Predicted 3D model of a 262-nucleotide RNA (Bacterial large signal recognition particle RNA) from Kosmotoga olearia TBF 19.5.1.
Of the family's consensus pairs, 89% are formed in the model.
The organism belongs to Kosmotoga olearia, within Bacteria.
Its Rfam family is "Bacterial large signal recognition particle RNA". It is annotated as a non-coding RNA gene.
The prediction has a mean pLDDT of 76.
The sequence is in RNAcentral, with records from Rfam.
Formats: sequence, C1' cells, structure tokens
RNA sequence: CCAUGCUAGGCGGGGAGCUGGCGGUUCCCUGUACCCGAAAUCCGCCAUAUGCGGGGCCGAAUGCCCUCCGAGGCUGUUCCGGUCGGAACACGGUGUGCUGGAGGGUGUUGAGGAUUGGGUCCCACGCAACGGAGGCUCACGAACCUGGUCAGGUCCGGAAGGAAGCAGCCAUAAGUGAGCUCAACCGUGUGCCGUGGGGGUGCUCAAUCUGAGCCUGAAGGCAUAACCGGUCCGGUCGGGGCUGUCGACGAGGGAGGCAUGG
Repeated sequence: CCAUGCUAGGCGGGGAGCUGGCGGUUCCCUGUACCCGAAAUCCGCCAUAUGCGGGGCCGAAUGCCCUCCGAGGCUGUUCCGGUCGGAACACGGUGUGCUGGAGGGUGUUGAGGAUUGGGUCCCACGCAACGGAGGCUCACGAACCUGGUCAGGUCCGGAAGGAAGCAGCCAUAAGUGAGCUCAACCGUGUGCCGUGGGGGUGCUCAAUCUGAGCCUGAAGGCAUAACCGGUCCGGUCGGGGCUGUCGACGAGGGAGGCAUGG
C1' cells in the first nucleotide's frame, strides 16, 4: 500500500424556551441531513447525564481536533422614532374673559337717549294681475260606416216612370285653431294695492322733547392649562450603535482503530 472481516462510531447542527441541570417534543436560524411510534401543567435521564422504544443502512470517513469567518438568538447599556397615559409650566401659537386705548369714521346742517305713531311680521276678507276650465263669436273639420243635391254609370219597368247612390259641390258632428271675457267658478313661490284684527323682542322711518356725544379699533398688560406644540416622567411597540455571550452553514490546517492474509 491492497483485500476481507470487525469494532468505536455515523445517518444533521445550533439559538431561545422549559428544567436544579442535561437531552427530546415546541418556536426560530442554518439548509437537505434513514424509517416508524409516544411526548407540555410532558417524555427519557443525572454531571460518567448529550434523548426513549422498534426496524434498516453505512462503517474508519462525508466522522474527530484546532484556527478563522459568521446567518441567527440572548444579556447589558445608550440613542432615535411611533403610540398611550400622567404631571408641571404662561415658553411659541390659538381660543375665552378683563383691561387698554394709538388711529379712523360720524356728529349743533343735531350724536345718543326718551315718548308717541307707522313700516317690517302673522291672520282673515276684498280688489287687481296671471293661469285653468267654462261661455260667446269666427274659421277649419268625414275615401266608405253624416245630411242635402247627386253629373256619369248601375238596377227595376214594354213604356210612362221609379229606386239605390260614388266622385264633385254645399252644409255639419266629434274635434281642432284663433279672438273676446261682459256675468259666474277654481287656483296662486303674483301685487311700491285696499279694509279689519293681532303682535309688539329686534331693525327701521317720521314727529315731538332733551342736547354732546356715539361707532369702530392696532400695539401693549393681566387672567385662564380649554386646544395644538414644546418640557419632564412612566407604559408599550419598532429601529440603530456599542459591549458581553452562545453560535449553524462555510474556509484553511492536523490526526486517523483492531484482526487475518498478500
């Protein structure tokens, strides 16, 4: 070094959680790594613990040791943001109340106030306007199923004569249109209209009395924690930095059992 047969061992690992502790079931990471069964107020163990029960495969290498890298988890600390709650403050605004009164307007050609009356408002009635319906006047108005007259044509008749009747013309029905509305009816987001009643708070107009104010209003000041910010504290959620710890996958290096035969 080769062959055969074995044995140790392997057929995933890790973090969190649980536990006095370890492993598993659970969750997560890694990423492919036999099968079946049970396992949370659980299963199997005890620091020599690194799962339990049954079956299968591989077997000294894809396994072991060391170093590096490092997914991810956990601890501590710090910062930022969202959200919720609380506290205090007049710091920036807003709101509210009080104060303040620059400036402006108006006023003896009469401010403001008082009294009286009217309007605005409501109800009823009247009048008018408008509309509707109706009435009156005029016009139009029927292929046949309206009337009159009925050319032509048709029918009856020996004839005299008679009958129905289309088109046309004339007239009219229902209806349609136009005009008028004198009288009566109904209606109204109609009216500088009238009469009567009600109401009287506001606004407004007029008259009378009185006679100097009245209106608006910037800055500033005070109060108020009502609202939005800001400040502080706490809860919760999310994220970042640093530190500690465990650490899969991966990379590099190292070591590598027993027996027999050649």